[in-house]
RNA sequence: AACCGACAAAGGCAAACUAUCCGUGAGGGUAGGACGCAAAGCCAUGGAUCACCCGAGGGUGACAGCCAGGCUACCGAA
Numbered sequence: 001a002a003c004c005g006a007c008a009a010a011g012g013c014a015a016a017c018u019a020u021c022c023g024u025g026a027g028g029g030u031a032g033g034a035c036g037c038a039a040a041g042c043c044a045u046g047g048a049u050c051a052c053c054c055g056a057g058g059g060u061g062a063c064a065g066c067c068a069g070g071c072u073a074c075c076g077a078a
Base pairs, nucleotide, nucleotide: 004076005075012037013036017032018031019030020029021028022027035065041071042070043069045068046067047066049062050061051060052059053058054057
């Protein structure tokens, strides 16, 4: 340094659900809350899925906690 990930240490994130706000919607922000997570940090690049619009087929969006891919990062047992 790379891989790897422990009944290690420190710290981190936060599903469902609830309240409220934004959005036609998928969904998102904030607060509460923890099912889980070693990239559950970041990026819609490919696929999947979802929503809306039009006119088959497209268009515009959503999703990073669906799978790949890219970038970056804490700790250090085997």